The RNA shown here (transfer RNA) has 72 nucleotides and comes from Weissella minor. It matches the Rfam family "tRNA". Rfam describes the family as follows. Transfer RNA (tRNA) molecules are approximately 80 nucleotides in length. By type it is a transfer RNA. The organism belongs to Weissella, within Bacteria.
RNA sequence: GAACCCGUAGUGUAAUGGAUAUCACGUUAGAUUCCGGUUCUGGAGAUGAGGGUUCGAUUCCCCCCGGGUUCA
Numbered sequence: 001g002a003a004c005c006c007g008u009a010g011u012g013u014a015a016u017g018g019a020u021a022u023c024a025c026g027u028u029a030g031a032u033u034c035c036g037g038u039u040c041u042g043g044a045g046a047u048g049a050g051g052g053u054u055c056g057a058u059u060c061c062c063c064c065c066g067g068g069u070u071c072a
Stems, first nucleotide, its partner, number of pairs: 001071007010025003018055001027043005048064001050062003
């Protein structure tokens, strides 16, 4: 330098162009307990950046950023 793949809560992960973006762990508040753990209930928390297509984009297109693999 080139090709390909990937980027979603703190971590891991799901999501045919149509939903309130899923689940688990973690976290937090409450219940339970003498205290803690377990258990139960509720909450907060995410689509890498910019632009385009579309009635509608996590999803499609362009470009950029970051990471990985291969080739040179």
Notes: The sequence was found in a public genome assembly. The coordinates come from a structure-prediction model, not an experiment, and the mean pLDDT is 81.